[in-house]
RNA sequence: GGCGCUAUCGUCCAGAGGCCUAGGACGCAGCCCUCUCAAGGCUGAAACCGGGGUUCGAAUCCCCGUAGCGCUACCA
Numbered sequence: 001g002g003c004g005c006u007a008u009c010g011u012c013c014a015g016a017g018g019c020c021u022a023g024g025a026c027g028c029a030g031c032c033c034u035c036u037c038a039a040g041g042c043u044g045a046a047a048c049c050g051g052g053g054u055u056c057g058a059a060u061c062c063c064c065g066u067a068g069c070g071c072u073a074c075c076a
Stems, first nucleotide, its partner, number of pairs: 001072007010026004018056001028044005049065005
């Protein structure tokens, strides 16, 4: 260089065109409980890699980038 895969809360995942002002677990913050801590209960904050396109409607489909990972090494 060529080809393929992946990219979503702090971390790990779910999502397959309308039920998504995006859900779960762990973590974090507050409150309750407790003499205190842990455990437990309740509540809360927190994300769609960037730019275009398709569509009435895009996290989801297409294109171009970016980043990571893997395969490949001039051969048909």